[in-house]
RNA sequence: GGGGAUUUAGCUCAGCUGGCUAGAGCGCGCGAUUCACAUUCGCGAGGUCAUAGGUUCAAGUCCUAUAAUCCCCACCA
Numbered sequence: 001g002g003g004g005a006u007u008u009a010g011c012u013c014a015g016c017u018g019g020c021u022a023g024a025g026c027g028c029g030c031g032a033u034u035c036a037c038a039u040u041c042g043c044g045a046g047g048u049c050a051u052a053g054g055u056u057c058a059a060g061u062c063c064u065a066u067a068a069u070c071c072c073c074a075c076c077a
Stems, first nucleotide, its partner, number of pairs: 001073007010026004019057001028044005050066005
């Protein structure tokens, strides 16, 4: 230098062919259960869907650029 993958909650991830309000598990908070703890159960908080722009009636999803992480190839002395 060329190509590819990934980026969504504190962590690990799902989200299909663009569609109505963005989710799960773990973790966290509260409650029930218990003499108490653990377990289990219920409820809740927590999100600029990496950033910017574009397409569209409508974008986490499509397009472009940028950034970060990782992989492959090439080049160099």

The RNA shown here (transfer RNA) has 77 nucleotides and comes from a Candidatus Nomurabacteria bacterium. It matches the Rfam family "tRNA". Rfam classes the family as a transfer RNA. The organism belongs to Candidatus Nomuraibacteriota, within Bacteria. The RNAcentral record of the sequence draws on ENA. The coordinates come from a structure-prediction model, not an experiment, and the mean pLDDT is 81.